The RNA shown here (transfer RNA) has 74 nucleotides and comes from Hydractinia symbiolongicarpus. The sequence is in RNAcentral, with records from Ensembl Metazoa.
RNA sequence: GCUCCAGUGGCGUAGUCGGUUAGCGCGUCGUACUUAUAAUGCGAAGAGCGGGAGUUCGAGCCUCCCCUGGAGCA
Numbered sequence: 001g002c003u004c005c006a007g008u009g010g011c012g013u014a015g016u017c018g019g020u021u022a023g024c025g026c027g028u029c030g031u032a033c034u035u036a037u038a039a040u041g042c043g044a045a046g047a048g049c050g051g052g053a054g055u056u057c058g059a060g061c062c063u064c065c066c067c068u069g070g071a072g073c074a
Stems, first nucleotide, its partner, number of pairs: 001073007010026004019057001028044005050066005
């Protein structure tokens, strides 16, 4: 230098064909239970998807550039 893969709450991940309010688990907070803690039940907060531009009525998803990490070829 070239090619390929990945980047979504604090962490791990789903979203495979572009279309409902971006879902689930762990964790966090509140609450019930308990003498208290844990466990368990109930409830809540927390991400607009690595950055930017484009296509489209509509983009996490498609196209281009860039960033970070990984693999391969020189």